[in-house]
Predicted 3D model of a 74-nucleotide RNA (transfer RNA) from Candidatus Carsonella ruddii.
RNA sequence: GGGUUUAUAACUCAAUUGGUUAGAGUAUAGGACUCAUAAUCCUCUAGUUGUAGGUUCAAGUCCUACUAAACCCA
Numbered sequence: 001g002g003g004u005u006u007a008u009a010a011c012u013c014a015a016u017u018g019g020u021u022a023g024a025g026u027a028u029a030g031g032a033c034u035c036a037u038a039a040u041c042c043u044c045u046a047g048u049u050g051u052a053g054g055u056u057c058a059a060g061u062c063c064u065a066c067u068a069a070a071c072c073c074a
Base pairs, nucleotide, nucleotide: 001073002072003071004070005069006068007067010026011025012024013023019057029043030042031041032040050066051065052064053063054062
C1' cells in the first nucleotide's frame, strides 16, 4: 500500500435478508423469603445501534467516507 471481518445497555450477545415499542442474560438498586448471610423469586433502572452524510413512506439492517480493533496478502 491492497483486501476481509467486526463495532448495538456497565459486561456478553440477539434483532428473520428494510416494516411498525431495539430485546435477552449478567450486573447495579429496591423488595420478598431467612435469626442473619448466600442461593432463589419479583420489580425497577440502563441505548442518539462507532462518527458523519446519502437512498427510502420507513434504516440497527442498504450505499459512501472516516475512526478504532482483529486477521490475510505484498
Model confidence (mean pLDDT): 81 of 100. Taxonomically the source falls in Candidatus Carsonella (Bacteria, Pseudomonadati, Gammaproteobacteria, Halomonadaceae). Its Rfam family is "tRNA".